[in-house]
Context: one part of a larger RNA
RNA sequence: CUGGGUGUAAAGGGAGCGUAGACGGCGAAGCAAGUCUGAAGUGAAAGCCCGCGGCUCAACUGCGGGACUGCUUUGGAAACUGUUUUGCUAGAGUACUGGAAAGGCAAGUGGAAUUCCUAGUGUAGCGGUGAAAUGCGUAGAUAUUAGGAGGAACACCAGUGGCGAAGGCGGCUUGCUGGACAGAGACUGACGUUGAGGCUCGAAAGCGUGGGGAGCAAACAGGAUUAGAUACCCUGGUAGUCCACGCGGUAAACGAUGAAAACGAGGUGUUGGGUACUUAGAGUACUCGGUGGCCGUCCGCAAACGCAGUAAUUCUUCCACCUGGGGAGUACGUUCGCAAGAAUGAAACUC
Numbered sequence: 001c002u003g004g005g006u007g008u009a010a011a012g013g014g015a016g017c018g019u020a021g022a023c024g025g026c027g028a029a030g031c032a033a034g035u036c037u038g039a040a041g042u043g044a045a046a047g048c049c050c051g052c053g054g055c056u057c058a059a060c061u062g063c064g065g066g067a068c069u070g071c072u073u074u075g076g077a078a079a080c081u082g083u084u085u086u087g088c089u090a091g092a093g094u095a096c097u098g099g100a101a102a103g104g105c106a107a108g109u110g111g112a113a114u115u116c117c118u119a120g121u122g123u124a125g126c127g128g129u130g131a132a133a134u135g136c137g138u139a140g141a142u143a144u145u146a147g148g149a150g151g152a153a154c155a156c157c158a159g160u161g162g163c164g165a166a167g168g169c170g171g172c173u174u175g176c177u178g179g180a181c182a183g184a185g186a187c188u189g190a191c192g193u194u195g196a197g198g199c200u201c202g203a204a205a206g207c208g209u210g211g212g213g214a215g216c217a218a219a220c221a222g223g224a225u226u227a228g229a230u231a232c233c234c235u236g237g238u239a240g241u242c243c244a245c246g247c248g249g250u251a252a253a254c255g256a257u258g259a260a261a262a263c264g265a266g267g268u269g270u271u272g273g274g275u276a277c278u279u280a281g282a283g284u285a286c287u288c289g290g291u292g293g294c295c296g297u298c299c300g301c302a303a304a305c306g307c308a309g310u311a312a313u314u315c316u317u318c319c320a321c322c323u324g325g326g327g328a329g330u331a332c333g334u335u336c337g338c339a340a341g342a343a344u345g346a347a348a349c350u351c
Stems, first nucleotide, its partner, number of pairs: 004322003007305002012319001014201004021194003025088007033081002035077008048066007091191001092188003096183003103177007110154001115149007125136002162169002206247006215241002220236004258318003262314001266295003269291010300307002324351003333344004
């Protein structure tokens, strides 16, 4: 390289946008690069294959034919690929009307709770545990009442509910803003799919500068437990957790399942439309789309587990990745980073 694979055995990039490239709907006309076909030239000889012959046979060798699948020139064909022109609307998109949603960003605002402060009532305990102790408390704690401060998170609603490309998103209001969907069918006319490089986004922890700091809590201190206890339990407690700006770029970033198109029973949630019936609100039944999970039939697939219109079925296009275990996601080099480190990524040796 070919072949075979990638849910769990090695293997899907964390996610999107998109460049080159690859692939690409229906019809007509032209060209003839690919493609097909006729002819000519060439494709040295030897060798190879077939036939006949010469050495007694064979190896060896003589003669004739074929092949040499190629290249060049030239005559033609036009289905397919390509290309040019022209047209179409089923792919894709735009405009219009409408409802749904924790989609994003910013500003404002609400109540419960914890903690702290002040004041009142009140007195000897509180707290904590398996049991205790450290700790707090007669300088008046815990409990309780009133007032105040401040930060963080939003009970119920809440739902195998919703939205988002992924990470993720949950009190309420307003402003700005993105996407999906339905209806009707006006407009553009293949404008599409994928996407090496590239660019952007990317939980938590971490880093830089400046704020903030209630609760929680790495590190740390003390008390216990224990043979020991650098832990599990308890009392404290600093970074951090929060905000602004910047960096970092990793996760079991998981559905361990790349993206897109087509095909093939149903049942149920959610959201929009239509029809019918009843009605105070609203509801019920049927039906047409979108979307989300679960169950499940025939077929199919699978080593099995299982998957099954959200495929791991069938078929097509494009990208990424795998090739025995360890050494090793290490070394070296390079790129990026303030650093931590990230990305790329071997070999010797060994089984």
Predicted 3D model of a 351-nucleotide part of an RNA (small-subunit ribosomal RNA, central domain) from an uncultured bacterium.